[in-house]
RNA sequence: GCAAACCAUCGGAAACGGUGGGACGCAAAGCUAAUGGGGGCUAAGGUGCUGGAUACUGCGGUGAGUUCCGUGGAGAAAGCGCUAUGCCAGCCCGGCCGCCG
Repeated sequence: GCAAACCAUCGGAAACGGUGGGACGCAAAGCUAAUGGGGGCUAAGGUGCUGGAUACUGCGGUGAGUUCCGUGGAGAAAGCGCUAUGCCAGCCCGGCCGCCG
């Protein structure tokens, strides 16, 4: 000098971040995640599966009927998986920069 958890507030779908408080730690806990590498977090959007609401509809049967029955189609919410274009530099290596003694 910086400031983890936690608290308040703001932003964000979230991860997470900003600000204020607060100190677990840090001799680079300064910067770099838009293009050096590995790792981690999240999953809005996308996608796969499950799911089957409301309204509809094909076929067969039935009926006075827009009726009822059977069997298909399409299909909203919701759930689960995968996925970064979102994040973490206080996960590691690398890179950049660093006043005085």